[in-house]
């Protein structure tokens, strides 16, 4: 330099103006106002797998159902991750053949990628095409005292205790159910419930009193539920630095940091400058000018994974080959 491949990171920056929202302080006419400070992601997504947490269920054993499957490790756990074995795959480089060559065909590999890689002597099922015959022995030819022995084009497998578990099955391990709209607490109005008191010898109502009219409920208390409110709610299997252990996943020690918490649901908009990419024009060139673009996407209890979407950019490891020193 060429080439294949793997991993990590960023996801525009700054300023001004106008807003939205959590929180702290002060003020307040209780509506709010002012000041400070925090305010989306690498996937917040799909809800696929695993956990934390909450409620419900639950003597013990077995059956059934579901998931997983080389070996070893990591982890709170996993179907995830790491290491490793095996199989398959995998280059313009390599090998073989052909060719004057360009190249073509085939082969074997590197890093890397993929694997539904337990068991076929527990049992059942199935085995395309070809082939006389496809699972259990028969058939053909030769041979022998004797189904006694040998061979049989095809085919992955053939005269044999073969193959297939990505068919059932068996083995081992794991798995109770529902989910923050979980769940807990406070608690109106109205209706209904229970208890007590009063009431046709007239309660109560007709705005205060009297008369009159009307005519069966009225009052108090208690408890449950609803609306509404509060908690759960974000300090956590947390993040960063340094050091130790380990090939690695990961882990231990120590120091530092606090980084959304709304709830019909905030996290935004405009302008300017700069950055990145790109188009056009000018220019020998360096560059200058004008314009355009700036992805996928949007927290809702939290965490670990997987999968899917994603304009563009940055850094690093590694394979093979070539060149220079």
């Nucleotide at each position: 330099c060429a080439u294949g491949u793997c991993c990590a990171c960023c996801a525009g920056a700054c300023a001004a103006u106008c807003g939205c929202u959590g929180u702290u302080g002060c003020c307040u006419u209780a509506g709010g106002g002012c000041a400070g400070u925090g305010g989306a992601g690498g996937a917040a997504a799909g809800u696929c797998c695993g956990g934390a947490c909450u409620c419900c269920a639950u003597a013990g054993g077995g059956c059934g159902c579901g998931a997983u499957a080389g070996c070893g490790g990591c982890u709170a756990a996993c179907g995830g991750c790491c290491g490793u074995c095996c199989g398959c795959u995998g280059a313009a480089a390599c090998c073989u053949u052909g060719g004057c060559a360009a190249c073509a065909a085939g082969g074997a590999u590197a890093a890397g990628g993929c694997g539904a890689g337990g068991a076929a002597u527990a049992g059942g099922g199935c085995c395309a095409c070809a082939g006389a015959g496809a699972c259990g022995a028969g058939c053909g030819u030769a041979u022998u005292u004797a189904g006694u022995u040998a061979c049989g084009g095809u085919g992955a497998a053939a005269c044999g205790c073969g193959g297939u578990a990505a068919c059932c099955u068996c083995u081992a391990u794991c798995g109770g159910g529902a989910g923050c709209a979980a769940c807990a607490c406070c608690a109106a109005a109205u209706a209904g419930g229970c208890a007590c008191a009063c009431g046709u010898u007239g309660a109560g109502g007709c705005g205060g009193c009297u008369c009159g009219c009307u005519g069966a409920g009225u009052g108090u208390g208690c408890g449950g539920g609803u609306a509404g409110g509060u908690g759960g709610c974000u300090u956590g299997a947390g993040c960063g630095g340094c050091g130790g252990g380990g090939u690695a996943a990961c882990u231990c020690g120590u120091c530092g940091c606090c980084c959304a918490g709304a709830g019909g649901a905030a996290u935004g908009a405009u302008u300017g400058u700069c950055a990145a990419c790109u188009u056009c024009g000018c220019g020998c060139a360096a560059g200058c000018g004008a314009g355009g673009u700036c992805a996928c996407a949007g927290a809702a209890u939290c965490c670990g994974g997987c999968u899917u979407a994603u304009c563009g950019g940055u850094g690093g490891g590694u394979u093979u080959g070539g060149g220079a020193u």
Molecule: Bacterial RNase P class A
Organism: Formosimonas sp.